Background: The RNA shown here (transfer RNA) has 71 nucleotides and comes from Candidatus Kaiserbacteria bacterium RIFCSPHIGHO2_01_FULL_53_29. Taxonomically the source falls in Candidatus Kaiseribacteriota (Bacteria, Bacteria candidate phyla). Its Rfam family is "tRNA". Rfam links the family to the GO term triplet codon-amino acid adaptor activity. Rfam's curators write: Transfer RNA (tRNA) molecules are approximately 80 nucleotides in length.
RNA sequence: GCGGGUGUAGUUUAGUGGUAGAACAUGACAUUGCCAAUGUCAAAGCUGGAGUUCGAUUCUCCAUACCCGCA
Numbered sequence: 001g002c003g004g005g006u007g008u009a010g011u012u013u014a015g016u017g018g019u020a021g022a023a024c025a026u027g028a029c030a031u032u033g034c035c036a037a038u039g040u041c042a043a044a045g046c047u048g049g050a051g052u053u054c055g056a057u058u059c060u061c062c063a064u065a066c067c068c069g070c071a
Base pairs, nucleotide, nucleotide: 001070002069003068004067005066006065007064010024011023012022013021018054026042027041028040029039030038047063048062049061050060051059
């Protein structure tokens, strides 16, 4: 330099055009003499920009980070 792949919550991930879910973690409360465990509730997310569309995490283009292959 060329080609391909992956970017969704603090972490691991589901979601293939129509209100973005879960697990673990975190916080509050309940339970307990205390801790742990358990239960309930809460907060927290689509890598950035543009395009297509009534509507984009999803489709297209560019950029960017990482990974793989070729040279």